[in-house]
Context: one part of a larger RNA
RNA sequence: CGCAGGAUACUUGAGAAGAGCUGUCCUUAGUACGAGAGGACCGGGAUGGACGUACCUCUAGUGUUCCAGUUGUCACGCCAGUGGCAGUCGCUGGGUAGCUAUGUACGGAACGGAUAACCGCUGAAAGCAUCUAAGCGGGAAGCCUCCUUCAAGAUUAGGUAUCCCUGGACGCGAGUCCCUAAAGGCCCGUUGUAGACCACAACGUUGAUAGGCCGGGUGUGUAAGUGCAGCAAUGCAUUCAGCUGACCGGUACUAAUCGGCCGUGAGG
Numbered sequence: 001c002g003c004a005g006g007a008u009a010c011u012u013g014a015g016a017a018g019a020g021c022u023g024u025c026c027u028u029a030g031u032a033c034g035a036g037a038g039g040a041c042c043g044g045g046a047u048g049g050a051c052g053u054a055c056c057u058c059u060a061g062u063g064u065u066c067c068a069g070u071u072g073u074c075a076c077g078c079c080a081g082u083g084g085c086a087g088u089c090g091c092u093g094g095g096u097a098g099c100u101a102u103g104u105a106c107g108g109a110a111c112g113g114a115u116a117a118c119c120g121c122u123g124a125a126a127g128c129a130u131c132u133a134a135g136c137g138g139g140a141a142g143c144c145u146c147c148u149u150c151a152a153g154a155u156u157a158g159g160u161a162u163c164c165c166u167g168g169a170c171g172c173g174a175g176u177c178c179c180u181a182a183a184g185g186c187c188c189g190u191u192g193u194a195g196a197c198c199a200c201a202a203c204g205u206u207g208a209u210a211g212g213c214c215g216g217g218u219g220u221g222u223a224a225g226u227g228c229a230g231c232a233a234u235g236c237a238u239u240c241a242g243c244u245g246a247c248c249g250g251u252a253c254u255a256a257u258c259g260g261c262c263g264u265g266a267g268g
Base pairs, nucleotide, nucleotide: 001153005164006163007162008161009160010159011158015150016149017148018147021049022048023047024046025045026044027043033038051107052106053105054104055103059101060100061099062098066094067093068092069091070090071086072085073084074083075082076081112144113143118138119137120136121135165267167178168177169176170175179265184262185261186260187259188204189203190202191201192200209255210254211253212251213250214249215248216247219243220242225238226237227236228235229234
């Protein structure tokens, strides 16, 4: 921009893409078959490999500062207590959310249709025979469906529901002026389940959108100060303490203020 008014939702599916793999074991059954050795078809069940999709409850990682320990050195006047630097994590032990796989769950199927090679029925030409010439069946991981995703720019531009607009004057006409400005959308702001940007999604005081605060959880592992014991290092008590990013909930304290713009007047 189009989809012959505008708009908001929900959809149909032409078409496209993806997927499509396979082992072993048990049973049928030591049956059919076979002198024996050996040893099935068909059918039923179980469990794997690789691959794929989703997810983070568990397991296991990461988690650049959530907690703790610790070395050297410098600083905060000193002690104590802290902070900086040692790779833009000094080193070490753990670790929430998120992101992950090695973890968890699930998938390949089944049914149907038309067929290939092939196997048949009936059956002439050709009194026989013949699956074929007329006619009718069976038959594959393959084809069309079925499963998953996208999908009406499918210009053949689809469908359904709902919402909105019902002025005046002049002009032969193109059109001009006045009035009017809907439904809805955007700008702007607070953001994240989204994200390179855009888009998408949530919210904007009739408000829990983000921050803060409060409560909880989680992690770390018993803070500082003080007291006691010890010559001291240190230990014990207060104290399962103190601190705690992203997690869960609550709460208008702060910021989403006030506003602006597009879109018209019933539709070739």